RNAcentral holds the sequence, with entries from ENA and MGnify.
This is a predicted structure of a 76-nucleotide RNA (transfer RNA) from Luteolibacter sp.
The prediction has a mean pLDDT of 80.
Its Rfam family is "tRNA". By type it is a transfer RNA.
The source organism's lineage runs through Bacteria, Verrucomicrobiota, Verrucomicrobiales, Verrucomicrobiaceae and Luteolibacter.
RNA sequence: ACGGAAGUAGCUCAAUUGGUAGAGUAGCGGUCUCCAAAACCGUUGGUUCAGGGUUCGAGUCCCUGCUUCCGUGCCA
Numbered sequence: 001a002c003g004g005a006a007g008u009a010g011c012u013c014a015a016u017u018g019g020u021a022g023a024g025u026a027g028c029g030g031u032c033u034c035c036a037a038a039a040c041c042g043u044u045g046g047u048u049c050a051g052g053g054u055u056c057g058a059g060u061c062c063c064u065g066c067u068u069c070c071g072u073g074c075c076a
Base pairs, nucleotide, nucleotide: 001072002071003070004069005068006067007066010025011024012023013022019056027043028042029041030040031039049065050064051063052062053061
């Protein structure tokens, strides 16, 4: 320098042909227990990396940039 993948809740990841953003885990509360853990029930938590465009409508499509990872190449 070129090519590819990824970026969504504190963490790990989903989200179908563009149509109201979800699960597990964690946190909080409860049941149970002498107490706690485990288990079970309930509940909280989001400017979907940033900016712009298309659209009635964008996590999803297009453009630019940033970060991380993988591969190829060049110079020394």